[in-house]
This is a predicted structure of a 350-nucleotide part of an RNA (small-subunit ribosomal RNA, central domain) from a soil metagenome. The coordinates come from a structure-prediction model, not an experiment, and the mean pLDDT is 89. The full RNA is in RNAcentral, with records from SILVA. Its Rfam family is "Bacterial small subunit ribosomal RNA". Its family is annotated with ribosome and structural constituent of ribosome in the Gene Ontology.
Context: one part of a larger RNA
RNA sequence: CUGGGCGUAAAGCGCGCGCAGGCGGCGGUGCUGGCCCGGCGUGAAAGCCCCCGGCUCAACCGGGGAGGGUCGUCGGGGACCGCACCGCUUGAGGGCGGUAGGGGCUGGUGGAAUGCCUGGUGUAGUGGUGAAAUGCGUAGAGAUCAGGCGGAACACCCGUGGCGAAGGCGGCCAGCUGGGCCGACCCUGACGCUGAGGCGCGAAGGCGUGGGGAGCGAACGGGAUUAGAUACCCCGGUAGUCCACGCAGUAAACGAUGCAGACUAGGCGUAGGUGGACUUGACCCCAUCUGUGCCGGAGCUAACGCGGUAAGUCUGCCGCCUGGGGAGUACGGCCGCAAGGCUAAAACUC
Numbered sequence: 001c002u003g004g005g006c007g008u009a010a011a012g013c014g015c016g017c018g019c020a021g022g023c024g025g026c027g028g029u030g031c032u033g034g035c036c037c038g039g040c041g042u043g044a045a046a047g048c049c050c051c052c053g054g055c056u057c058a059a060c061c062g063g064g065g066a067g068g069g070u071c072g073u074c075g076g077g078g079a080c081c082g083c084a085c086c087g088c089u090u091g092a093g094g095g096c097g098g099u100a101g102g103g104g105c106u107g108g109u110g111g112a113a114u115g116c117c118u119g120g121u122g123u124a125g126u127g128g129u130g131a132a133a134u135g136c137g138u139a140g141a142g143a144u145c146a147g148g149c150g151g152a153a154c155a156c157c158c159g160u161g162g163c164g165a166a167g168g169c170g171g172c173c174a175g176c177u178g179g180g181c182c183g184a185c186c187c188u189g190a191c192g193c194u195g196a197g198g199c200g201c202g203a204a205g206g207c208g209u210g211g212g213g214a215g216c217g218a219a220c221g222g223g224a225u226u227a228g229a230u231a232c233c234c235c236g237g238u239a240g241u242c243c244a245c246g247c248a249g250u251a252a253a254c255g256a257u258g259c260a261g262a263c264u265a266g267g268c269g270u271a272g273g274u275g276g277a278c279u280u281g282a283c284c285c286c287a288u289c290u291g292u293g294c295c296g297g298a299g300c301u302a303a304c305g306c307g308g309u310a311a312g313u314c315u316g317c318c319g320c321c322u323g324g325g326g327a328g329u330a331c332g333g334c335c336g337c338a339a340g341g342c343u344a345a346a347a348c349u350c
Stems, first nucleotide, its partner, number of pairs: 003322004007304002012318001014201004021194003025088007033081002035077007042069001049065006091191001092188003096183004103177007110154001115149007125136002162169002206247006215241002220236004258317006266295011299306002323350003332343004
């Protein structure tokens, strides 16, 4: 000496479940496979290293010593790892009693608004913009009133708030259903953590079949602007956006921060629960658990910043990085109806 790293420099898989594997709490007994110690055997010679010597020196050569193995065998040790057995309750799980929630799926239902249709009133405009024009309107528009149809989304409440593993989830009601938190400390007794492969979930856009279509609106048509205007602005408008089923599998899928556990000053909010104290009281106050934020100490950091929700101090396991371009590309393979996705180079060049 036996690598350093991954918030922003290259680097955390989008998220979960989980086989193998790796790792694994407290006490006791036994075994002695790992481990440690010792004896014996073996580890040929030459070579390497040290000492002495021989060729006038050296190379070279001779003699001696040291060293050299996941080795064999016998004996010993019994802490630690392992194995077997017994026990424990702190990890994990379960039961009981509460509790908050846009967690998921299905069915139903409500009002506002836009649009369209019918009818009434009514007449010359309306709409749009920086200004206009295209557009709509005397076949009666726009405005206004009444009635009807249809689709999509749910104002206020709404929060710096809640729930979910992530994607994500918001009118109201019902049904089915997942997870969390708190309390007492009843049960099981290490049943745990991580997780290569694998399997599942996975925004938007996209694809297939069938439906639906109000508004919005890629493409497209037109009006403007402009030197041009394949744009920004305006008038239209098809896919799509919506539903059912199937596929696709990507993202600045972000906290750009993998998961689990332990430890390490404080202060101020907020959400859910429990207890205490007090009371007219759900309030206020105190304590505590869980979540979610802001500030900040030590420490860390290249700095920015992070700072009990760590990027601090440690442990276990997985993933990933190794100069820029070429390139997340070619080729091959696997997947897909396709679009494409996953895996993933090299020449060359700086």